Predicted 3D model of a 346-nucleotide part of an RNA (small-subunit ribosomal RNA, central domain) from a metagenome. The prediction has a mean pLDDT of 86. Rfam family: Bacterial small subunit ribosomal RNA.
Context: one part of a larger RNA
RNA sequence: UUGGGUUUAAAGGGUGCGUAGGCGGUUUUUUAAGUCAGUGGUGAAAUACGGCAGCUUAACUGUCGAGGUGCCAUUGAUACUGGGAAACUUGAGUACUGAUGAGGUAGGCGGAAUGGACGGUGUAGCGGUGAAAUGCUUAGAGAUCGUCCAGAACACCGAUAGCGAAGGCAGCUUACUAAGGAGUAACUGACGCUGAGGCACGAAAGUGUGGGGAUCAAACAGGAUUAGGUACCCUGGUAGUCCACACUGUAAACGAUGAUUACUCGAUGUUGGCGAUACACAGCCAGCGUCUUAGCAAAAGCGAUAAGUAAUCCACCUGGGGAGUACGCCGGCAACGGUGAAACUC
Numbered sequence: 001u002u003g004g005g006u007u008u009a010a011a012g013g014g015u016g017c018g019u020a021g022g023c024g025g026u027u028u029u030u031u032a033a034g035u036c037a038g039u040g041g042u043g044a045a046a047u048a049c050g051g052c053a054g055c056u057u058a059a060c061u062g063u064c065g066a067g068g069u070g071c072c073a074u075u076g077a078u079a080c081u082g083g084g085a086a087a088c089u090u091g092a093g094u095a096c097u098g099a100u101g102a103g104g105u106a107g108g109c110g111g112a113a114u115g116g117a118c119g120g121u122g123u124a125g126c127g128g129u130g131a132a133a134u135g136c137u138u139a140g141a142g143a144u145c146g147u148c149c150a151g152a153a154c155a156c157c158g159a160u161a162g163c164g165a166a167g168g169c170a171g172c173u174u175a176c177u178a179a180g181g182a183g184u185a186a187c188u189g190a191c192g193c194u195g196a197g198g199c200a201c202g203a204a205a206g207u208g209u210g211g212g213g214a215u216c217a218a219a220c221a222g223g224a225u226u227a228g229g230u231a232c233c234c235u236g237g238u239a240g241u242c243c244a245c246a247c248u249g250u251a252a253a254c255g256a257u258g259a260u261u262a263c264u265c266g267a268u269g270u271u272g273g274c275g276a277u278a279c280a281c282a283g284c285c286a287g288c289g290u291c292u293u294a295g296c297a298a299a300a301g302c303g304a305u306a307a308g309u310a311a312u313c314c315a316c317c318u319g320g321g322g323a324g325u326a327c328g329c330c331g332g333c334a335a336c337g338g339u340g341a342a343a344c345u346c
């Protein structure tokens, strides 16, 4: 390797773009590199295989024969693959039309709530808990009314919905900008798929510099609880949470399910369009869900959004622990990240 797998048993890269490479639609023609056939050469001897012979036999030895993946040359074949030429439109892309959406970036604006400041009314409590206490309060708190300030997040609508490659995205509005889907079938004419390296994006926490600081809140302090209580509960509270720029590059980054293409029974809800309009009926395309036939699966389950039937390309797995550790290298300001063993042991 023949011949395995990756939802949950070990195993899909966090996601995209894309280099090399691998793979690649329909028709005609040419070539003959791959492929197939014939012929010639080579494929040493010994060994191995078959026949016969020699030592009394065997081992051993001699002799003859057959076979030999492959390689080279040459003559042909042309279905498929490759190369050249020409053409096509269904794959892919472009154009136009009318819609859709929390897609992204930047700016402006809004109300509720929270906290604070000042002033008025007003008096003894407030707060908190299982119960309390710490805490706040007669220097007038809490409550209530008015004015002002600050920062952060956007109730209802709101959905089993929508958009995005993923991370993710939600008050309103303006500007800029990206994408997918539908319809027309006008244009290009295979321009495609995947993608080792590479590059870019990448929640939260964390880091650097400078702002900001309402709320919440690691650390920390106090009060409780408890045998103890470095906790759970309570009162406070700093980093942080927010912004700009730069870094970090990880997550149960999950659908624990790589991307693309083709094929395969139905039912039902919903989003965006088209068609048809009689408000009925029900068709087509693209998405988001539920149930299910065949089939698949160890089962749970999956089932046109496949885990079914096939194809191409990439990534990954090979008993548990040691260990995502050590060492080395690369990256990072650091924290740490990437790559990634072995001894030993069961």
Stems, first nucleotide, its partner, number of pairs: 004317003007300002012314001014201004021194003025088007033081002035077008049065006091191001092188003095184003103177007110154001114150008125136002162169002206247006216240001220236004258313006266291009295302002319346003328339004